A computed fold for a 74-nucleotide RNA from a Candidatus Uhrbacteria bacterium, annotated as transfer RNA. The RNAcentral record of the sequence draws on ENA. The prediction has a mean pLDDT of 81. It matches the Rfam family "tRNA". Rfam links the family to the GO term triplet codon-amino acid adaptor activity. Rfam classes the family as a transfer RNA. Rfam's curators write: Transfer RNA (tRNA) molecules are approximately 80 nucleotides in length.

RNA sequence: GACCUCGUAGCUCAACUGGAUAGAGCAGGUCCGUCCUAAGGACAAGGUUACAGGUUCAACUCCUGUCGAGGUCA
Numbered sequence: 001g002a003c004c005u006c007g008u009a010g011c012u013c014a015a016c017u018g019g020a021u022a023g024a025g026c027a028g029g030u031c032c033g034u035c036c037u038a039a040g041g042a043c044a045a046g047g048u049u050a051c052a053g054g055u056u057c058a059a060c061u062c063c064u065g066u067c068g069a070g071g072u073c074a
Stems, first nucleotide, its partner, number of pairs: 001073007010026004019057001029043004050066005
C1' cells in the first nucleotide's frame, strides 16, 4: 500500500436476509431479607447501535467516506 472481517449498555453477546417500543446475562443501584453480613427475592436504571452523509414509507441491518481493532497478501 491492496483486500477481508468486525465496531450495539461498564463487560460478554442477541436482534431470525430492512418492519411493531433495540433486548438478555453479568456487574453496579434501591428495597425486602438478617442482630450485622451473606445466600435468596423484588424493582428500577443504564444505548448518539464508532463517527458523518446517502438510499428508503421505514436502517443495528443496504451504499459511500472517515476513525479504530483483528487478519491475509505485497